[in-house]
Molecule: small-subunit ribosomal RNA
Organism: uncultured bacterium
RNA sequence: GCUUAGAGUUUGAUCCUGGCUCAGAAUGAACGCUGGCGGCGUGCCUAACACGUGCAAGUCGAACGGGAAAGCGUCUGGCGACGGAUGCGAGUAUAGUGGCGAACGGGUGAGUAACGCGUAGGCAAUCUAUUUUUGAAUUUGGGAUAACAUGGCGAAAGCGAUGCUAAUACCGAAUGAAGCCGGGGUAUUUGAGGAUAUUUCGGUGAAAGGCUGUCACUGCGAGCAAACAGUCGUUUGGAAGUGAGCCUGCGUACCAUCAGCUAGUCGGUAGGGUAACGGCCUACCGAGGCGACGACGGUUAGCCGGUCUGAGAGGAUGAUCGGCCACACCGGAACUGGAACACGGUCCGGACUCCUACGGGAGGCAGCAGUGAGGAAUUUUGCGCAAUGGGCGAAAGCCUGACGCAGCAACGCCGCGUGAGUGAUGAAAGCCUUCGGGUUGUAAAGCUCUGUCGAGAGGGAAGAACCUUCCUGUGUUGAAUAGACACAGGGACUGACGGUACCUUUCAAGGAAGCACCGGCUAACUCCGUGCCAGCAGCCGCGGUAAUACGGAGGGUGCGAGCGUUAUUCGGAAUUAUUGGGCGUAAAGGGCGCGCAGGCGGCAGAUCAGGUCAGAAGUGAAAGCCCCCGGCUUAACCGGGGAAGUGCAUUUGAAACCGGUGUGCUUGAGUAUGGGAGAGGAAAACGGAAUUCCCGGUGUAGAGGUGAAAUUCGUAGAGAUCGGGAGGAACACCAGUGGCGAAAGCGGUUUUCCGGACCAAUACUGACGCUGAGGCGCGAAGGUGCGGGGAGCAAACAGGAUUAGAUACCCUGGUAGUCCGCACAGUAAACGGUGAGCACUUGGUGUGGCGGGUAUUUACCCCCGCCGUGCCGUCGCUAACGCAUUAAGUGCUCCGCCUGGGAAGUACGACCGCAAGGUUAAAACUCAAAGGAAUUGACGGGGGCCCGCACAAGCGGUGGAGUAUGUGGUUUAAUUCGACGCAACGCGAAGAACCUUACCCAGGCUUGACAUCUGCGGAAUUUUGGUGAAAGCCGGAAGUGCCCGCAAGGGAGCCGCAAGACAGGUGCUGCAUGGCUGUCGUCAGCUCGUGUCGUGAGAUGUUGGGUUAAGUCCCGCAACGAGCGCAACCCCUGUCUUCAGUUACCAUCAUUAAGUUGGGGACUCUGAAGAUACUGCCCCGGUCAACGGGGAGGAAGGCGGGGAUGACGUCAAGUCCUCAUGGCCUUUAUGCCUGGGGCUACACACGUACUACAAUGGGCUGUACAACGGGCAGCGAAUUUGCGAGAAUGAGCCAAUCCCUGAAAACAGCCCUCAGUUCGGAUUGAAGUCUGCAACUCGACUUCAUGAAGCUGGAAUCGCUAGUAAUCGCGGAUCAGCAUGCCGCGGUGAAUACGUUCCCGGGCCUUGUACACACCGCCCGUCACACCAUGAGAGUCGGCUGUACCAGAAGUCGCCGGGCUAUCCUUCGGGAGGCAGGCGCACCAG
Repeated sequence: GCUUAGAGUUUGAUCCUGGCUCAGAAUGAACGCUGGCGGCGUGCCUAACACGUGCAAGUCGAACGGGAAAGCGUCUGGCGACGGAUGCGAGUAUAGUGGCGAACGGGUGAGUAACGCGUAGGCAAUCUAUUUUUGAAUUUGGGAUAACAUGGCGAAAGCGAUGCUAAUACCGAAUGAAGCCGGGGUAUUUGAGGAUAUUUCGGUGAAAGGCUGUCACUGCGAGCAAACAGUCGUUUGGAAGUGAGCCUGCGUACCAUCAGCUAGUCGGUAGGGUAACGGCCUACCGAGGCGACGACGGUUAGCCGGUCUGAGAGGAUGAUCGGCCACACCGGAACUGGAACACGGUCCGGACUCCUACGGGAGGCAGCAGUGAGGAAUUUUGCGCAAUGGGCGAAAGCCUGACGCAGCAACGCCGCGUGAGUGAUGAAAGCCUUCGGGUUGUAAAGCUCUGUCGAGAGGGAAGAACCUUCCUGUGUUGAAUAGACACAGGGACUGACGGUACCUUUCAAGGAAGCACCGGCUAACUCCGUGCCAGCAGCCGCGGUAAUACGGAGGGUGCGAGCGUUAUUCGGAAUUAUUGGGCGUAAAGGGCGCGCAGGCGGCAGAUCAGGUCAGAAGUGAAAGCCCCCGGCUUAACCGGGGAAGUGCAUUUGAAACCGGUGUGCUUGAGUAUGGGAGAGGAAAACGGAAUUCCCGGUGUAGAGGUGAAAUUCGUAGAGAUCGGGAGGAACACCAGUGGCGAAAGCGGUUUUCCGGACCAAUACUGACGCUGAGGCGCGAAGGUGCGGGGAGCAAACAGGAUUAGAUACCCUGGUAGUCCGCACAGUAAACGGUGAGCACUUGGUGUGGCGGGUAUUUACCCCCGCCGUGCCGUCGCUAACGCAUUAAGUGCUCCGCCUGGGAAGUACGACCGCAAGGUUAAAACUCAAAGGAAUUGACGGGGGCCCGCACAAGCGGUGGAGUAUGUGGUUUAAUUCGACGCAACGCGAAGAACCUUACCCAGGCUUGACAUCUGCGGAAUUUUGGUGAAAGCCGGAAGUGCCCGCAAGGGAGCCGCAAGACAGGUGCUGCAUGGCUGUCGUCAGCUCGUGUCGUGAGAUGUUGGGUUAAGUCCCGCAACGAGCGCAACCCCUGUCUUCAGUUACCAUCAUUAAGUUGGGGACUCUGAAGAUACUGCCCCGGUCAACGGGGAGGAAGGCGGGGAUGACGUCAAGUCCUCAUGGCCUUUAUGCCUGGGGCUACACACGUACUACAAUGGGCUGUACAACGGGCAGCGAAUUUGCGAGAAUGAGCCAAUCCCUGAAAACAGCCCUCAGUUCGGAUUGAAGUCUGCAACUCGACUUCAUGAAGCUGGAAUCGCUAGUAAUCGCGGAUCAGCAUGCCGCGGUGAAUACGUUCCCGGGCCUUGUACACACCGCCCGUCACACCAUGAGAGUCGGCUGUACCAGAAGUCGCCGGGCUAUCCUUCGGGAGGCAGGCGCACCAG
């Protein structure tokens, strides 16, 4: 100085665990859309696949021999064609000998897991051409050979023969030590081997000249040389530098489902080989060497500086630049050389390509360009050696695809621009809209400016300095002011890029903006289209008619010459946790012990200095990162300086800690002594009870078994009972969250043997300890093998039941097995789901063992200590549950184990096993979760408490019949639509012949039947003709009002015509909605504020004890209060009082046929206001409470009866066809009018009703008593008439007045007498009545006739607890007419409730849960089909590879070498040496 961020997703919600996903940065990238300029970089990641063409390594004539030609000039021959000579070209070009270079530079990453790389060292075990420095020398001879010439072979490549020649090519000799080798001596040094210096003796052992200059020396002697001088070279030493080789410590990927590897292997001796150590190689000797600190094997990979990311630690990576290594078509090999086993060299083998005359040959882009191929993908067959660097050369110079530049590519980084100011009628247009407006938006236009980039014109760099040359000066050499050489200064020459950068100027806002996104994460919203389609999607997830999530548009957000996508890396991920995680229940403690290695380890001195710490100096290349300064206008980029590089090795110190050594100590650990406890283990023996079986006695019909049965046993005598016997197994009571053991486990008694723990007290040893990968041992049940045993029990199996089935549960039998011995197996929910050890940290209370204390004593009792074993609980911990001195608390040590779910504890492999199987242990693929704990609900054939006509107890029904009505179904042109468990089905519909009417057919209308606006005309209105089924269409006639105004005219209302805005829709969506309604349910519940508890969801309150119809009230309580519900307040009814009496009433008075009239205000009644009932009083129970039971009084008693009243919510319940309404659809029709038809159909099925089946009844006659209501297009009396429905006439009544209006059952009398009837009335025929425009489809009623089914209803099912059920009639709404329906009214008027076990529904508490769409939940398996992935599979194909053996090219090495052989030696015969050739060792490919 810098520096650490999270989010989405499991649930109804919560906390946790845990995975998946996202936001960031980066890239040699690719793809999509788009694209103005410049600078600096970068550019085959794939096929180390194959390559056409050009270029990429040459140079030196001052090492050497030979030495042109074209062309030009001169001379010349020839008639000419055409020659000859000579000079220049030129000692030039080309080739050759020779030297140096070619081992650098450039490419690539195949191989390599290695001393390959990195880092630090070593070589006293080494080499190093050129270079620098410092010495010495450079003497003297010789023989060849290429080129060349001649003549051959071959298609070619090329080859060989003969002859000539030179050298700085090759060879001999001389000299020579400072060199090297061998022997000896001396000194110094080293840990050692050894090294260094010096000295002596012997041996070995070099060379080459070129160029320039000069004649003083020497030779000839003009001058030139072999002379001299300079310089370059050559030879030989020393030193240095550079480069290389070798060795070593440390570090360097994954797999143990690779655990053992190794014969030159490990070492020694001797030899060979190398520049050099070494098994590097060979022979002999020995038997070693490596390995869980991971050998061997397999897979993958060039390593590093660095790069990317990250707060860091780390993780990933190894393009460009730099260092090292490896490779050069594949494999092998050597040659040359200072250096290679050599990218553009050689040889051999192989594959491939090409040439060929078929005999043979040629080639190697992983150099620069470029081509094909592969691939998602990666550039020009460019310019130049001007610069930098390299090779050669004395130099000029030549060569240089190294390099410098340019080209292509937004591939990356950086910079710039696409304009700036002003401009509100907020223009037009687009989009949205609540139609007001909003927004794009100062944005545009317009006005005023500027001039970057671009285009044109002009000017125009730096990069250049060497070299060379010229001039001047100085110095050296020299006689010299020649010359040569050196140095200094000045001038000249040299630019690929490139007329480029840059500058000036002209033009002109002119040529220059896109991409992605807008549901959440995540910045940004609307409209249209689409309708689980098309599509989107990183995760969660969107889309099934109102999609901010698809597609388009407008708008917005982000970035910007780019933007997105894909791929990959790190991050987030503390999600491998060293920093920095865990394992009771989430994944995770090994079943238990013993124990080798390893890890860790008590107290006190001493010492060492390995770890540790500090200092010094070395190294940690450069580049890069970081800091400072500087150069390009800035930046990127580049230059200079510094810092850093946490590392390694060396050295000097320190000595606390760790470690080593040694000396002590006793507290850890152990040993000895004395005790008692124990289902601890093993073996042997013994015991009684019981079951079963056998024998015998008594005895008779059953026994057994079950929910009930049956199979079974039993008259051949069971079961029962008594006696006797056999045999096996297990040990009641004691017995206890008691004991023992490491765990598994251990239970009758006795004996023997063995192990462990505990307590007490002293003594001893002296850290001897803890843990424990591998290893070894033990290890329930079940299982296996062999041999025994077998009473009971009992897999399998058989039978009987149960059941839809029942391979089960139940029953009767029954074999393995259970038991014993020996051997195997090695697993369990082997669990405290909690590894072992040590230490520390408040307590309470039991219990087992031992000991101590106290009390007067020997304590069962009281107190204390130690060791075990339980419960409760503080701190603390925990996600919570919970744990809590027996930790899941606080620490230390060691081991085991975990890293999302499934696939799977599976496959393959390996090991073990007789087998069964066990141990170890994956992946592909798939999912966005799987989980833990706790919470609220819901649910349970869980529990507790309680209620309801819920059951039960009763009464009456439905289900059977006929009919009515609704529905389904079917039918139909249409049978309009809705309602579907309760909670649709006599429901919407309180009334379909037309209308209604929405449906069908047909005929018509199109601003429309209806609303508003505009224009024109007309009053409205009445009447009428034609046509038509009507609607409608075509006409005729009459007729003018109201208001204002002098008039003209205008206005209101109405009608007609015309045009367009619009009307209209019972068309769709009740799953877009409002409103209304049903239902749970008149069930007693549902919540809130504050407080408290909990991390939280939540809890508490609201739970508990009582009580109630009630969350009603009381008491208690971390709760205290409150709200919506309950109750009450409201209405009707029951009693009374007061007021008021007409149309109601009539006790008393009068009157009448009659409350008819007078009268009355008592009564009834009417309608208004009040009163009354509150557990108030008494007794009892209860907690002195709430409340309950009983009683008195009272018309009524514990809510008196009934009604209205319906909490939070549930059912996407019902209704778009009451109404309202969003959206969509329709507009000569899905609107409107009209006629006719349909909604009334009819094989069937269901619901709801009516009427019955009869005698408690039916019929006839007579007599009596209501209430609620309704009435003017109405109720309709009386009278007449008809058998009747009704008709005629019409009083009265707008109603306590008149009418509907005779109530019926009942009661009284008579008939019927049990039958399909005097029951029942369907159906049908005939005749009528009424309503209505009209009763055919399709009304109701009447009369006569007809007289069906039906004799009380299967399974099942409904209502009702008192003025109720049942039964009887009456009224009303709707309505022209049409109820068995609906809504009301009164009359008569019961039975039963022990009780809450059960069915149904509900309330509260509690419990389990894997449910939350909430049990109509969730969820498992088989099967069918398709697809994906994986394992196995008779086999088959390919790649890599081990071992053994056969054979083996070239080449090195060794041996032979009879053939050949210039230099040396020679006695001249030959020899030495060499070469070819042959053989051998090992080896490549095949």